[in-house]
Molecule: c-di-GMP-I-GGC riboswitch aptamer
Organism: uncultured Desulfuromonadales bacterium
RNA sequence: UCCCGAAAUGCCAAACCCGCUGAAAAGCGGGGACGGAAAGCGGCGGGUCUUUCCUCAGACCACUCACGGAUGGCCGAGCUACCGAAG
Numbered sequence: 001u002c003c004c005g006a007a008a009u010g011c012c013a014a015a016c017c018c019g020c021u022g023a024a025a026a027g028c029g030g031g032g033a034c035g036g037a038a039a040g041c042g043g044c045g046g047g048u049c050u051u052u053c054c055u056c057a058g059a060c061c062a063c064u065c066a067c068g069g070a071u072g073g074c075c076g077a078g079c080u081a082c083c084g085a086a087g
Base pairs, nucleotide, nucleotide: 002087004084005083011036012035016031017030018029019028020027021026034073040079041078044076045075046074047071048070049069050068
């Protein structure tokens, strides 16, 4: 250095509860730990989720699609990184 995830120091924090924001998906803060070796960073590709407004329509409602939005703890790819046993 590569590989790997033994040991140790630490790190993050699912569900759920409370508060705030949002139309929603969801986000943030506190509590809480199911888990995580990139559960660190960024929505680039795919997936999944959302549908206020706008457009269409004489109007209303429902559905579908697109744009947009969300998700990095869905997958792939990208960037960066602590520790060091065995190899």